[in-house]
RNA sequence: CCAGACGGCCGGAUGGCCGCCGUCGCGGUUCGGGUCGACCCGGGCCGCGGGGGAGGAAAGUCCGGGCUCCACGGAAACACGGUGCCGGGUAAUUCCCGGCGGGGGCGACCCCAGGGAAAGUGCCACAGAGAGCAGACCGCCGGUCCACGGGGCGACCCGUCGACCGGCAAGGGUGAAAGGGUGCGGUAAGAGCGCACCGCGCCCCCGGCGACGGGGGCGGCACGGCAAACCCCACCGGGAGCAAGACCAAGUAGGGACGACAGGCCGAGGCCAGGCGCGUUUCCGCGCCGUCGUCCGGGUCGGUCGCGCGAGGCGCCCGGCAACGGGCGUCCCAGAUGAAUGGCCAUCCCGACCGCGCCGCGUGCGCGACGGACAGAACCCGGCUUACAGGCCGUCUGGCGUU
RNA sequence: GGCCCGGUGGCAGAGUGGCUAUGCAGGGGACUGCAAAUCCCCGUACGUCGGUUCGAUUCCGGCCCGGGCCUCCA
Numbered sequence: 001c002c003a004g005a006c007g008g009c010c011g012g013a014u015g016g017c018c019g020c021c022g023u024c025g026c027g028g029u030u031c032g033g034g035u036c037g038a039c040c041c042g043g044g045c046c047g048c049g050g051g052g053g054a055g056g057a058a059a060g061u062c063c064g065g066g067c068u069c070c071a072c073g074g075a076a077a078c079a080c081g082g083u084g085c086c087g088g089g090u091a092a093u094u095c096c097c098g099g100c101g102g103g104g105g106c107g108a109c110c111c112c113a114g115g116g117a118a119a120g121u122g123c124c125a126c127a128g129a130g131a132g133c134a135g136a137c138c139g140c141c142g143g144u145c146c147a148c149g150g151g152g153c154g155a156c157c158c159g160u161c162g163a164c165c166g167g168c169a170a171g172g173g174u175g176a177a178a179g180g181g182u183g184c185g186g187u188a189a190g191a192g193c194g195c196a197c198c199g200c201g202c203c204c205c206c207g208g209c210g211a212c213g214g215g216g217g218c219g220g221c222a223c224g225g226c227a228a229a230c231c232c233c234a235c236c237g238g239g240a241g242c243a244a245g246a247c248c249a250a251g252u253a254g255g256g257a258c259g260a261c262a263g264g265c266c267g268a269g270g271c272c273a274g275g276c277g278c279g280u281u282u283c284c285g286c287g288c289c290g291u292c293g294u295c296c297g298g299g300u301c302g303g304u305c306g307c308g309c310g311a312g313g314c315g316c317c318c319g320g321c322a323a324c325g326g327g328c329g330u331c332c333c334a335g336a337u338g339a340a341u342g343g344c345c346a347u348c349c350c351g352a353c354c355g356c357g358c359c360g361c362g363u364g365c366g367c368g369a370c371g372g373a374c375a376g377a378a379c380c381c382g383g384c385u386u387a388c389a390g391g392c393c394g395u396c397u398g399g400c401g402u403u
Numbered sequence: 404g405g406c407c408c409g410g411u412g413g414c415a416g417a418g419u420g421g422c423u424a425u426g427c428a429g430g431g432g433a434c435u436g437c438a439a440a441u442c443c444c445c446g447u448a449c450g451u452c453g454g455u456u457c458g459a460u461u462c463c464g465g466c467c468c469g470g471g472c473c474u475c476c477a
Stems, first nucleotide, its partner, number of pairs: 001399010012348007020053002023050012055374001059385002062383005067241004074283005080237005085099005100114001101112004115232002120230002122226003137172002139168007147160005180198006199221001200219008245305004255296007263272004274289005298476002312331008349372003354368005359362001404473007413427003421457001429445005450466005
């Protein structure tokens, strides 16, 4: 210098003018309440002043939690949904960190839904002989027979084509996949048939918390793939969501009209029965209710709280490889409800396009114009994913050049 | 703001691991003197990007688009 890997950060800056939304203080004004009253308390409006005002993703709403209400009563079984190597972190997670195993890359490094297929069921289209305790199309080998050719005096021998009966699973062919791989021996030809190495399975020993790794022995190979097919195993999970929920105001309102049907008991108000809900079932419990069908309908056009001190930010120290945890100090930092956080100007920064000018004509310099992303909190927080003009920093790898 | 569904030719609409039906519309042909009706034939259809699998419209994720429900008293 070129090419690349990983991690972190910023995401326009400064000033002026004009605005917007909360909050605090002061002053004025008005309303309500208390008081005999001065005055006090609370709210609205106006003015002035102080301080604050979008993001790294505020997004998608994909996970997890806080919070709120309902179920919160029991229990068991059955469902349903999710997660899935090991250890750790955390409020919790499907997230994060560190490892293990597998795969990719020369390398830095990256990727993996990575439990179980010797519990069962199912599927494996087409092609192919055979697709699951499989199979023989071509082929290889042996035997018998027929024909032809050659040899022999002859019995017969050799070769070739074909048919039949057997053996084989080497080789070819089909396929995503064909019941271990390579080599040597062996054989009529072959084959774990035998042997060596590799793979696989079982057992033992050693190391490691563990996933797993290393070593030794035995077994001649049984056990194809798919579980993001059903399933099995282990673990986790009650439901809804701030439009949750609470309070206030107002109102012809705690709904009304018509039709049909409305079990039993008594002490006349209840009980039993019945219906609905609490995921399903069973028993019990709790709550609500006459049942079914048709038709009709009020108010505000609303206000307050929830709602901004939190798993909070920043700095330092300590523990830990790290995620993270602990301690100390310091700071208070958006709360709108058609919804504020903006606009203009100047200077600077960046730009591969356009115009003009200059020279020493180049990947040059200057001036002007234009442009500067993705995107906008809505109860909050932790993650994931996706979008993003441009820029900065650090660590590392490979190559080339120079010394 | 929150929750829940869906996306298959021009339109409607089945299929849920193995060549995506069917109807309407459109185009061509047959029939007819000409038409209608009828019959035959035709076309780059699974929103998009990845993953699992031998194989994906289907199974699993991410994104894009469309639709529906829930607003106070209650």
This is a predicted complex of two RNAs, RNase P RNA and transfer RNA, with 477 nucleotides together. It holds a member of the Rfam family "Bacterial RNase P class A". Model confidence (mean pLDDT): 76 of 100.